[in-house]
RNA sequence: GGGCCCGUAGCCAAGUGGUAAGGCAAACGCCUGCAAAGCGUUCAUUCGGCGGUUCGAAUCCGCCCGGGCCCU
Numbered sequence: 001g002g003g004c005c006c007g008u009a010g011c012c013a014a015g016u017g018g019u020a021a022g023g024c025a026a027a028c029g030c031c032u033g034c035a036a037a038g039c040g041u042u043c044a045u046u047c048g049g050c051g052g053u054u055c056g057a058a059u060c061c062g063c064c065c066g067g068g069c070c071c072u
Base pairs, nucleotide, nucleotide: 001071002070003069004068005067006066007065010024011023012022018055026042027041028040029039030038048064049063050062051061052060
């Protein structure tokens, strides 16, 4: 220098054009004499960044940033 894959919440992770599941953690509440456990509620209008395509983009395209693998 070139090619491929990946980047979604504090952590793990689904979603591959129609507005983001789930788990852990966390906050608040119920329960309890107090806790733990259990139960309920809440938790990403910036999905790595910027632009483009589209009525509509986490999703498609381009460039860039970061990580991994391969080639030279």